[in-house]
RNA sequence: UCUUGAAAAAGGCAAACCGCAUUGAAAAAGCGGGACGCAAAGUUAACGGACCUAAUUCCCGUUUACGGGAUACGGUGGCUGAACUGCCGGA
Numbered sequence: 001u002c003u004u005g006a007a008a009a010a011g012g013c014a015a016a017c018c019g020c021a022u023u024g025a026a027a028a029a030g031c032g033g034g035a036c037g038c039a040a041a042g043u044u045a046a047c048g049g050a051c052c053u054a055a056u057u058c059c060c061g062u063u064u065a066c067g068g069g070a071u072a073c074g075g076u077g078g079c080u081g082a083a084c085u086g087c088c089g090g091a
Base pairs, nucleotide, nucleotide: 003090004089005088012038013037017033018032019031020030022029023028036078042084043083044082047081048080049079050076051075052074057070058069059068060067061066
């Protein structure tokens, strides 16, 4: 430096769920609790794909103000490809 994750060692992160006089239209994020799991469950959504939401906008229905559909400039890196960085060990 490349590759790899047997036995370890030091550690790290934190799903569902619960709480919040937090942010948001929502998805979701944040904080606290909590551990399902994760060898990158570290970073990047302004490099792709996929998925979630639909404020805004457009269309349709309806007839007194509501319903339905489409749509990302919103979101997810613990959906995934890719890139960058990283502990210890093996070959």

c-di-GMP-I riboswitch aptamer from a Deltaproteobacteria bacterium, 91 nucleotides, folded computationally. The source organism's lineage runs through Bacteria, Pseudomonadati, Myxococcota and Myxococcia. It was read from a public genome assembly, where an Rfam model found it. The coordinates come from a structure-prediction model, not an experiment, and the mean pLDDT is 87. Of the family's consensus pairs, 95% are formed in the model.